RNA sequence: UAUGCAAACUGUUCUAUCGCUGCGAUCUUGUAUCGGAGAGGAAAGUCCGGGCAACACAGAGCAUCUUGCUUCCUAACGGGAAGGGGUUUAGGAAUGAAGACCUAAGCCACGGAAAGUGCCGCAGAGAAUAUACCGCCCAACGUAAAGUUGUGGUAAGGGUGAAAACGUGAGGUAAGAGCUCACGAGCUUUGUUAGUGAUAGCAAAGUUGGUAAACCCCAGGAGUUGAAAGACCAAAUAGGCUAACGUAUGUAGGACUGCUCGUCCGAUGUUAGUGGGUAGGUCGUUAGAGGUAAGUGGCAACGCUUACAGUAGAUUAAUGAUAGAAGUCCUGACCUUGUGUUGGGAAACAGAACCCGGCUUAUAGGUUUGCAUUUUUA
Numbered sequence: 001u002a003u004g005c006a007a008a009c010u011g012u013u014c015u016a017u018c019g020c021u022g023c024g025a026u027c028u029u030g031u032a033u034c035g036g037a038g039a040g041g042a043a044a045g046u047c048c049g050g051g052c053a054a055c056a057c058a059g060a061g062c063a064u065c066u067u068g069c070u071u072c073c074u075a076a077c078g079g080g081a082a083g084g085g086g087u088u089u090a091g092g093a094a095u096g097a098a099g100a101c102c103u104a105a106g107c108c109a110c111g112g113a114a115a116g117u118g119c120c121g122c123a124g125a126g127a128a129u130a131u132a133c134c135g136c137c138c139a140a141c142g143u144a145a146a147g148u149u150g151u152g153g154u155a156a157g158g159g160u161g162a163a164a165a166c167g168u169g170a171g172g173u174a175a176g177a178g179c180u181c182a183c184g185a186g187c188u189u190u191g192u193u194a195g196u197g198a199u200a201g202c203a204a205a206g207u208u209g210g211u212a213a214a215c216c217c218c219a220g221g222a223g224u225u226g227a228a229a230g231a232c233c234a235a236a237u238a239g240g241c242u243a244a245c246g247u248a249u250g251u252a253g254g255a256c257u258g259c260u261c262g263u264c265c266g267a268u269g270u271u272a273g274u275g276g277g278u279a280g281g282u283c284g285u286u287a288g289a290g291g292u293a294a295g296u297g298g299c300a301a302c303g304c305u306u307a308c309a310g311u312a313g314a315u316u317a318a319u320g321a322u323a324g325a326a327g328u329c330c331u332g333a334c335c336u337u338g339u340g341u342u343g344g345g346a347a348a349c350a351g352a353a354c355c356c357g358g359c360u361u362a363u364a365g366g367u368u369u370g371c372a373u374u375u376u377u378a
Stems, first nucleotide, its partner, number of pairs: 002373009012326007020038002023035004027030001040349001044360002047358005052226004059261004064222005069083005084110001085108008111217002116215002118211003133158002135154003138150004166184006185208010230283004240274006253265004291308007328346007335338001
């Protein structure tokens, strides 16, 4: 310098004319005049968490589902910040060897294997009450060498495997083995020090497969439905007809989560079927756990104080079209090499429907940061 990958941010503005929707003001109440406003970073997915509404005036148990290191932030969350622990890669340092240490960049679905059950395919002799294939040693037989047998020994070396029953080294031995010693690692318990805590350091004792996005155990949490939720006004007629149950100490029936208990509603009643009429409007509905700016506290996420503004609300569903200029970017030419002049061109994913906080997915171009590779110069 260029390319690729990943992450974060951004992803148009103004004027004029005409058109559409809604709000405010005015009056001559009209298809009126004037003024302001009008789709995102994801509005998508419907994966989480809530606000709000109804059941309803609230519950208990079982089942089912869900969460899982600590502290903090938040209305809350499977979200975020800062830490702890484990692990991968690279570099450094260090040792007789192993282990342990430091730095940087990543990843983690991170409670419990000492309550129990299950599983670890193939390969391999053998995979948790494990095991002797090759090999090593001993004895006997037999050789030029090889080799054979043993109701002998062995688990250091080799092989299979993701993993072979804590590791490294030395001694010892017929050959070997925690058999003995030294140095270490993991786990459990106790004591002590530091820390809000997870944890970490030190000392002592004991001990030594893995696996719980396997069943399970432990600790915590979860009522259901969902704006087509719901509330109110208006209109309508045949609230008709048929059948079943029933005329109470709360029955028949119904509601409250899947079940049980329990609670509540319940008489010209309830359930099921059939048939007829009406279906228009208002609220919910956008002033919020909201936004912007400044100050301040905190490592940070974020909190607090003050000030400012009022920034869509449709309901067969508006938010647009044209023209010009500017901005951003790409590209060509020119030179005075400068945010210079000039010509041409480009713009992705996509479209509010009760609202909000996260997560995930899509994305032309540009900017910034990191990593890898490449070119050139010193």
The RNA shown here (Bacterial RNase P class A) has 378 nucleotides. Its Rfam family is "Bacterial RNase P class A". By type it is a ribozyme.